[in-house]
Context: one part of a larger RNA
RNA sequence: GAAUCAACGCUGGCGGCGUGCCUAACACAUGCAAGUCGAACGCGAAAACGGGCUUCGGCCCGCAAGUAGAGUGGCAAACGGGUGAGUAACGCGUGGGUGACCUACCUUCGAGUGGGGGAUAACGUUCCGAAAGGGGCGCUAAUACCGCAUGACAUCCCGUCUUUGGAAAGAUGGUGAUCAAAGCUGGGGAUCGCAAGACCUAGCGCUUGUUGAGGGGCCCGCGUCCGAUUAGCUUGUUGGCGGGGUAAUGGCCCACCAAGGCGACAAUCGGUAGCCGGCCUGAGAGGGCGGACGGCCACACUGGGACUGAGACACGGCCCAGACUCCUACGGGAGGCAGCAGUGGGGAAUUGUUCGCAAUGGGCGCAAGCCUGACGACGCAACGCCGCGUGGAGGACGAAAACCUUCGGGUCGUAAACUCCUGUCGAGCGGGACGAACACCAACCGGGUUAAUACCCCGGAUGGCUGACGGUACCGCUAAAGGAAGCCCCGGCUAACUCCGUGCCAGCAGCCGCGGUAAUACGGGGGGGGCAAGCGUUGUUC
Numbered sequence: 001g002a003a004u005c006a007a008c009g010c011u012g013g014c015g016g017c018g019u020g021c022c023u024a025a026c027a028c029a030u031g032c033a034a035g036u037c038g039a040a041c042g043c044g045a046a047a048a049c050g051g052g053c054u055u056c057g058g059c060c061c062g063c064a065a066g067u068a069g070a071g072u073g074g075c076a077a078a079c080g081g082g083u084g085a086g087u088a089a090c091g092c093g094u095g096g097g098u099g100a101c102c103u104a105c106c107u108u109c110g111a112g113u114g115g116g117g118g119a120u121a122a123c124g125u126u127c128c129g130a131a132a133g134g135g136g137c138g139c140u141a142a143u144a145c146c147g148c149a150u151g152a153c154a155u156c157c158c159g160u161c162u163u164u165g166g167a168a169a170g171a172u173g174g175u176g177a178u179c180a181a182a183g184c185u186g187g188g189g190a191u192c193g194c195a196a197g198a199c200c201u202a203g204c205g206c207u208u209g210u211u212g213a214g215g216g217g218c219c220c221g222c223g224u225c226c227g228a229u230u231a232g233c234u235u236g237u238u239g240g241c242g243g244g245g246u247a248a249u250g251g252c253c254c255a256c257c258a259a260g261g262c263g264a265c266a267a268u269c270g271g272u273a274g275c276c277g278g279c280c281u282g283a284g285a286g287g288g289c290g291g292a293c294g295g296c297c298a299c300a301c302u303g304g305g306a307c308u309g310a311g312a313c314a315c316g317g318c319c320c321a322g323a324c325u326c327c328u329a330c331g332g333g334a335g336g337c338a339g340c341a342g343u344g345g346g347g348a349a350u351u352g353u354u355c356g357c358a359a360u361g362g363g364c365g366c367a368a369g370c371c372u373g374a375c376g377a378c379g380c381a382a383c384g385c386c387g388c389g390u391g392g393a394g395g396a397c398g399a400a401a402a403c404c405u406u407c408g409g410g411u412c413g414u415a416a417a418c419u420c421c422u423g424u425c426g427a428g429c430g431g432g433a434c435g436a437a438c439a440c441c442a443a444c445c446g447g448g449u450u451a452a453u454a455c456c457c458c459g460g461a462u463g464g465c466u467g468a469c470g471g472u473a474c475c476g477c478u479a480a481a482g483g484a485a486g487c488c489c490c491g492g493c494u495a496a497c498u499c500c501g502u503g504c505c506a507g508c509a510g511c512c513g514c515g516g517u518a519a520u521a522c523g524g525g526g527g528g529g530g531c532a533a534g535c536g537u538u539g540u541u542c
Stems, first nucleotide, its partner, number of pairs: 001542004006538005013388006019381002021346001026344003030341003035075003040072002043069001049062005082299003091224008101216003106212001109209005114148001116146002123138006154178003157174006183204006191198002225271003232262003237259004242254003274296004278289004301322005324335004352378001354377003360374001361372004391421004402411003425483001427478005435469001440464003444460005486531005491512003497526005507514002
């Protein structure tokens, strides 16, 4: 000098864009942060209102409404959001391998979707319990569950061929063996049917293959901090054969066999640490750092475990153990902010218990839509960067005050006053957005599908609906220089000098050093220098 997730002191007008617990991965009150689908399914209220009856207590009916609601079922909840504890490791980075693998939703191209069965929650009833909750009996539905049929592909078995060092890969054949499914919604009305419907058709699904995209698992080469005052380490250890397990290779696990494997090219041990894109500095080489944003990893009170599922060993799921907190009728239960706000505590130190789903994105749904503390916004903080203002022009052989003085004067100083002007910001008044176009609705046109001018789908043009921010940005008008400057320094380094006070005192100080009676170095005044809504100090890095 540059930089900073900064803090502290003095000071402080405005705006834009960013950033904001670096400490206790300490403990947490309260609210919210993951739901959705009635076009999978069965059940199904109440208040208000209207009517009727009444012994005036109430009862019944309609509507509210097939609504609210809980339940079965499907998908999502493994994403998104947080944190950096652990980890020196194939964790990360980079380049490869997978002939050792998986992949829900989406996509390409095939095939199919036939016919049956038994339950169960909700519900009703009853019982236990303080509660959390649980038990018995009875009823019922499904795209829930279970058989049967069909069966390509697939898997297994038996052959053949190709690639290969080798086959577990690829192709092809077989009388072989095993394995599927579910319906819902809209339209039509010729034929059948009392009707529902059958039937035809379209859409969404379902089953089984195949293909792609995106996502992931595993393996390998190289790179990845300090300490040798850590020199030896290792028994599932190293390898083999056989098995188990997994989507899959493998001591991943197991039985048997062999005795190996690693290490001064630093094993082992100890310390420290999430890694990277990047960021800071520097002419570069290098050094330091990994906050915000993006990628990967790990974790979710501490430790362990599996379940469900395409995917988890699962932050707002389950089980066990532990510590802690809370409720209890003492028998037993409940909880996990390293989500967003917020509280206590720790600390030099770090914000609102705000608004909205209008936009972008995500989940579910045919859709309308619902949910979304992701996100979009607003708020607080000079914490940072950038921009703007605090006025402009004129104005004296130069007011006053103040300071210095050689007493002549000099400085402050065109500075002020005064005159003219302007109107940024701020104030008041008025107008007032972009971000919005999709989806959807209305009517129209064209096309696809189809028996069909139904329905449905696609495309086009027109109109309509939707804004948290926000009466904000922005624009116009009005008045008025009015409301808006400080901080540090002045011995040398280093830009800027005098007076008074003090007298090795009080004090200063980054280094050298000042102060003991003329201190440009302490304190104050005047003057000056530097930067400026900041200026200094401290910490840290180059």
The prediction has a mean pLDDT of 85.
Small-subunit ribosomal RNA, 5' domain from a marine metagenome, 542 nucleotides, folded computationally.
Rfam family: Bacterial small subunit ribosomal RNA.